[in-house]
RNA sequence: CAAGUUGGCCGGGCGGUUACGCCCUGGUUAUGCCGGGGUGAGGAAAGUCCGCGCUCCAUAGAGCACGGUGCUGGCUAACUGCCAGGCGGGGUGACCCGACGGAAUAGUGCAACAGAGAGGUAUAUUGCCGGCCUCCUUUGGGAGAGCCGGUGAGGGUGAAACGGCGUGGUAAGAGCACACCGGCAGCCCUGGCGACAGGGCUGGCCAGGCAAACCCCACCGGGAGCAAGGUCAAGCAGGAAUGAGGUACUGCUCGUACCGUUCGAGUUCCGGGUAGACUGCUUGAGGCGGAUGAUAACAUCCGUCCUAGAGAGAUAAUCGCCCAGGGAUCGGCAGCGAUCCUGGACAGAACGCGGCUUAUAGGCCGGCUUGGGCA
Numbered sequence: 001c002a003a004g005u006u007g008g009c010c011g012g013g014c015g016g017u018u019a020c021g022c023c024c025u026g027g028u029u030a031u032g033c034c035g036g037g038g039u040g041a042g043g044a045a046a047g048u049c050c051g052c053g054c055u056c057c058a059u060a061g062a063g064c065a066c067g068g069u070g071c072u073g074g075c076u077a078a079c080u081g082c083c084a085g086g087c088g089g090g091g092u093g094a095c096c097c098g099a100c101g102g103a104a105u106a107g108u109g110c111a112a113c114a115g116a117g118a119g120g121u122a123u124a125u126u127g128c129c130g131g132c133c134u135c136c137u138u139u140g141g142g143a144g145a146g147c148c149g150g151u152g153a154g155g156g157u158g159a160a161a162c163g164g165c166g167u168g169g170u171a172a173g174a175g176c177a178c179a180c181c182g183g184c185a186g187c188c189c190u191g192g193c194g195a196c197a198g199g200g201c202u203g204g205c206c207a208g209g210c211a212a213a214c215c216c217c218a219c220c221g222g223g224a225g226c227a228a229g230g231u232c233a234a235g236c237a238g239g240a241a242u243g244a245g246g247u248a249c250u251g252c253u254c255g256u257a258c259c260g261u262u263c264g265a266g267u268u269c270c271g272g273g274u275a276g277a278c279u280g281c282u283u284g285a286g287g288c289g290g291a292u293g294a295u296a297a298c299a300u301c302c303g304u305c306c307u308a309g310a311g312a313g314a315u316a317a318u319c320g321c322c323c324a325g326g327g328a329u330c331g332g333c334a335g336c337g338a339u340c341c342u343g344g345a346c347a348g349a350a351c352g353c354g355g356c357u358u359a360u361a362g363g364c365c366g367g368c369u370u371g372g373g374c375a
Base pairs, nucleotide, nucleotide: 001371002370003369004368005367006366007365008364009363010362012322013321014320015319016318017317018316020040021039022038023037024036025035026034027033028032042346046357047356049355050354051353052352053351054225055224056223057222066221067220068219069218070217071085072084073083074082075081086100087098088097089096090095101216102215107214108213109210110209125155126154127151128150129149130148131147132146133144134143135142136141163181164180166178167177168176182206183205184203185202186201187200188199189198190197191196229279230278231277232276238270239269240268241267242266245259246258247257248256249255286305287304288303289302290301291300292299293298323344325342326341327340328339329338330337331336
């Protein structure tokens, strides 16, 4: 310098004008009118895919069913998350990817095309070998498109054909036997908390793939969601208890009138839903900085900061200047300079939080790898 890989960060700035939500506030008799101040989206606010808090409902215990998860150790409130490690795969490498429990030997099942045969103590198309038969013959043997049998060693098909390779063996062959290599199983030793790794001995044991197919094993799991849920004066329908008086003239007594005492006056209490208002509502497993412990995720402590809360849903529009970036022209050998044009993505809260996934113009910083050049 080029190509790559990985981690982190930013994701336009300032000002003017007009307009909007929420909060505080001044003037005015004012729920109106006229003002002032503060504050107002994101790294994903998104998808709603996981998990948790919170709320209401349900709920003896256990089991079945259903759903989810699935290497090991740790972290966390929890997780299909994160960290560290193991194993397998890819890459020259940095590094990346993996639902990665079941030796697919409990069972059931699946596999296009090709192929004779696709999992069964499999398969005989060609080839090889033996026998029979037929033919030829130089009588040594040879040929055959026929019949019976042996053979998975050679060829061929396929993603995959039942360990590899050599020697022995055999009519020809074959783990049929043996040596070596590979795999697997059992037992043992060493290292590791563990997943697992390394090694030894024994056994010809040689077992195909698929469980994000059923299934088996282990573990986990009640349901619904802030439109959850809570509160609210007066009043209506209605209900319950009590009850012999009550109301008007009339402030009191008498009196009178009306209502009521089986058809119950009066008094007291209760009283659902919708709409509306308030609440839930934003200070929280919170952000930032530091210290300590830990490889790390993270934990503990200290300091500091407060940063939208609408309810059909505000956070916008426009203009000017500037800054990245892109293009054109001119000048210059070049680094570069000047002018003009263009120009900022993906996307928008709605109870909160932790993750994952997806979208994202352009730019900045760091680690590492490979290749090349120069000293």
The RNA shown here (Bacterial RNase P class A) has 375 nucleotides and comes from an Anaerolineae bacterium.
The source organism's lineage runs through Bacteria, Bacillati, Chloroflexota and Anaerolineae.
The coordinates come from a structure-prediction model, not an experiment, and the mean pLDDT is 76.
It was read from a public genome assembly, where an Rfam model found it.
It matches the Rfam family "Bacterial RNase P class A". Rfam links the family to the GO terms dimeric ribonuclease P complex, ribonuclease P activity and tRNA processing. From the family's description: Ribonuclease P (RNase P) is a ubiquitous endoribonuclease, found in archaea, bacteria and eukarya as well as chloroplasts and mitochondria. Its best characterised activity is the generation of mature 5'-ends of tRNAs by cleaving the 5'-leader elements of precursor-tRNAs.